This is a predicted structure of a 173-nucleotide RNA (Lysine riboswitch aptamer).

[in-house]
């Protein structure tokens, strides 16, 4: 001097890049619920099992008719905020939650353990009230980036622990 490093800082990707918050109109739904009538006649509720509690023949639950009539969750459009492993899914750990115990569920947080570069379309499966939306897998073309090949148009391949620019110190060659 050059090269290199799971280092630091800044930055790029765009058929809605990502997440969060608000607003609006739909959907949910003429559903749940309230009350009434008729019929039936012993269960019903507290996540499930056991226990326990409560309601109940002064009628449980269910069915039909009438009456009243939502909300949450999930999406869409739009505005704002923070961002570019943005983030998502799965697993793990901890905590909270309801009458008790066990199981399971839900919610929150954490580390960064596994997978995914990005969005789109199609198919299958799952969640769902849903033909919306999301998630998983596969396929397809596109897009960004790097590597290799090529005069070029372009072709092939890779994965975000990536790519581009800059930088102190140290290590290694």
């Nucleotide at each position: 001097a050059u090269a290199u490093u799971a280092a630091g800082u800044a930055g790029a990707g765009g058929u809605c890049g990502c997440a969060c918050c608000g607003u609006u109109a739909a959907u949910a739904a003429g559903u749940a619920u309230u009350c009434c009538a008729u019929g039936u006649g012993a269960u019903a509720u507290g996540u499930c099992a056991g226990g326990c509690a409560u309601a109940u023949a002064u009628g449980a639950g269910c069915a039909u008719g009438g009456u009243u009539g939502a909300a949450a969750g999930g999406g869409a459009a739009u505005g704002g905020u923070g961002c570019c492993g943005a983030a998502g899914c799965g697993g793990c750990a901890u905590a909270a939650u309801a009458c008790c115990u066990g199981a399971g569920g839900u919610u929150a947080u954490g580390a960064a353990c596994g997978c995914u570069g990005g969005g789109a379309a199609u198919a299958u499966g799952g969640u769902u009230a849903a033909u919306a939306a999301c998630c998983a897998u596969a396929u397809u073309a596109c897009u960004g980036u790097c590597a290799u090949c090529g005069c070029a148009g372009g072709a092939u391949g890779g994965g975000g622990a990536g790519c581009u620019a800059c930088u102190a110190a140290a290590g290694u060659a």
The coordinates come from a structure-prediction model, not an experiment, and the mean pLDDT is 76.